Large-subunit ribosomal RNA, domain I from Apilactobacillus kunkeei, 545 nucleotides, folded computationally. NCBI's taxonomy places the organism under Bacteria, Bacillati, Bacilli, Lactobacillales, Apilactobacillus. The prediction has a mean pLDDT of 86. The full RNA is in RNAcentral, with records from ENA. Its Rfam family is "Bacterial large subunit ribosomal RNA".
[in-house]
Context: one part of a larger RNA
RNA sequence: GGCGCACGGUGAAUGCCUAGGCACAAUGAGGCGAAGAAGGACGUGACGAACCACGAAAGGCUUCGGGGAGCGGUAAGUACGCAGAGAUCCGGAGACAUCCGAAUGGGGGAACCCAAUGCAUGCAGAUGCAUUACCAGGCGGUGAACAAAUAGCCGUUUGGGGCAAGACGCAGUGAACUGAAACAUCUAAGUAGCUGCAGGAAGAGAAAGAAAGAUCGAUUUCCCCAGUAGCGGCGAGCGAAGAGGAAAGAGCCCAAACCAGAUGAUUUAUCAUUUGGGGUUGUAGGACUGCAAAAAGGCAGCGCAGAGGAUAGCAGAAUUAUCUGGGAAGGUAAGCCAGAGAGGGUGAGAGCCCCGUAAGCGAAAUCCGAAGCGCGCCGAGCAAGAUCCUGAGUAGGUCGGGACACGAGGAAUCCCGAUUGAAGCAGCGAGGACCAUCUCGCAAGGCUAAAUACUACAUUGUGACCGAUAGUGAACCAGUACCGUGAGGGAAAGGUGAAAAGAACCCCGGGAGGGGAGUGAAAGAGAACCUGAAACCGUGUGCCU
Repeated sequence: GGCGCACGGUGAAUGCCUAGGCACAAUGAGGCGAAGAAGGACGUGACGAACCACGAAAGGCUUCGGGGAGCGGUAAGUACGCAGAGAUCCGGAGACAUCCGAAUGGGGGAACCCAAUGCAUGCAGAUGCAUUACCAGGCGGUGAACAAAUAGCCGUUUGGGGCAAGACGCAGUGAACUGAAACAUCUAAGUAGCUGCAGGAAGAGAAAGAAAGAUCGAUUUCCCCAGUAGCGGCGAGCGAAGAGGAAAGAGCCCAAACCAGAUGAUUUAUCAUUUGGGGUUGUAGGACUGCAAAAAGGCAGCGCAGAGGAUAGCAGAAUUAUCUGGGAAGGUAAGCCAGAGAGGGUGAGAGCCCCGUAAGCGAAAUCCGAAGCGCGCCGAGCAAGAUCCUGAGUAGGUCGGGACACGAGGAAUCCCGAUUGAAGCAGCGAGGACCAUCUCGCAAGGCUAAAUACUACAUUGUGACCGAUAGUGAACCAGUACCGUGAGGGAAAGGUGAAAAGAACCCCGGGAGGGGAGUGAAAGAGAACCUGAAACCGUGUGCCU
């Protein structure tokens, strides 16, 4: 030195555990904000910092309930206090709520600087309180060029502004990588991004529909139709609709004709504006005229009421002995409860020890809220068919684009720009060029719950989800430490023991550390603390060289 064996050191794998995550379900909630939000800065405790809580009334104040013995957070310790005259704690409603931040008196390098006006206190220096941003709407005042007027200015009042969940919605704008095995039409994709505006949902929505010789009867969503019909350098790819089956279900209001009132204009015929009535559709309907009637019924509006629910809680059955052991819940023996043998904890494995569980009960206050009630509102028929009305720079055409599954195609349909431009009920549109017949519908005004989408948030629950290199980046004081000028990037790090009983005292040492003693079931559980693999490093020893 090598190969073994034995015993160690180091190291952290593994096993077990879970305080944290992940996914989903049900119910709720779906907003907060100039009455100053979200988010912060700085402070507040007898005691250094931090987290958490709170705000100069600052580890808290008031009140109404719950609860019932300890309490002054994490967090031990000292001091000083509070508490059956009910504290701490839990819940409802309030008070207070510095400074920054939309930040809003002006400024500003956020948490700072500097004011004006009014009021109050004060001899004064000064102090305190309130107001003072911008934009839009309403009202009022004042008031130019330029006579009336208007603009402008001023006052007052109402509203807005910002944030979030990288969610869901609608709209405006709108890529590229990529695919086509290159690439240009095409695709990716109307996606990502940016912007505006919301709502608890949004959007859509009561047929100028879908169909086809028969019908259906607003919209939305799902299944199916169907990877079909189609579109497509007919490449890559894109890709319906009707029907059928489900969920849900709800229909309405204007404009006009006509009537009445008011105001203004006026050629005294009327016209315009405005208010009320009237009226709302396609087997056309309505006005007008006549007759009859004032309901049946309904409401998605406002209010009352309040079943029930939410926000603290209450109560809740039944076991002992013995053995092993540090410890009994384990073994053995004998019992008991069960509308409760879900689960967790307790010194090992507990229906009967503890917390709970089943079946029940409970609110002074605030909130939600069904049936119901009141108010308010809506709400109709017959005949006649002469006259009038039924959404115009609209529909449509042409040119250029876009959307439709449909790339200009035979291209209907819808939307936009430019340019043209009807009929008007004996009317008009559609049925995929176009025409006829036939059928279906009535555009150019508006509103509308539910079924649908999502989940930052609250509560409850579940898991052939993870178990510390996993699961969130984060089980631990993590969006921290650290890196970067910045946008931004972004960790590592869990486990003594049943209980600190966390090792008094002695010895070596400056200390660190160790040896005794003591605790403990165990200290080879000693805080660098459960288990403690391997690499790696040793000590002893056998054999070989």